The RNA shown here (SAM riboswitch aptamer (S box leader)) has 98 nucleotides and comes from Rhodococcus sp. (in: high G+C Gram-positive bacteria).
The organism belongs to Rhodococcus, within Bacteria.
Of the family's consensus pairs, 86% are formed in the model.
The prediction has a mean pLDDT of 81.
The RNAcentral record of the sequence draws on Ribocentre.
RNA sequence: UCACCAUCAGGAGCGACCGAGAGACCUGGCUCGUCGACGUCGCAGCAACCCCCCUCUCCUGUCGAGGGUGUGGGUGCUACCGCCAGGACCGAUGGAGG
Numbered sequence: 001u002c003a004c005c006a007u008c009a010g011g012a013g014c015g016a017c018c019g020a021g022a023g024a025c026c027u028g029g030c031u032c033g034u035c036g037a038c039g040u041c042g043c044a045g046c047a048a049c050c051c052c053c054c055u056c057u058c059c060u061g062u063c064g065a066g067g068g069u070g071u072g073g074g075u076g077c078u079a080c081c082g083c084c085a086g087g088a089c090c091g092a093u094g095g096a097g098g
Stems, first nucleotide, its partner, number of pairs: 001098002004095005013043005021032003025087005044078003049074003052070001054068005082090001
């Protein structure tokens, strides 16, 4: 970077630094923000996508499919339903490929 699959109304915040915009893009609205937002870093937490451990069911089967549990490893996430409505070659995250 390209196409594919799954998910996106649940859940989970403090500190330090920075300093003006931020909630992806367009229009309209709403909201957050100098009582310091957004972002970066640290710590903590949430969750259970992949790996791993244990376990159950199907199965001839160690392969495979499905479920449960743990949360050790890799990510992710921690204002508002992806903030809302409409729009578009929509977007984000994970997985597995080219």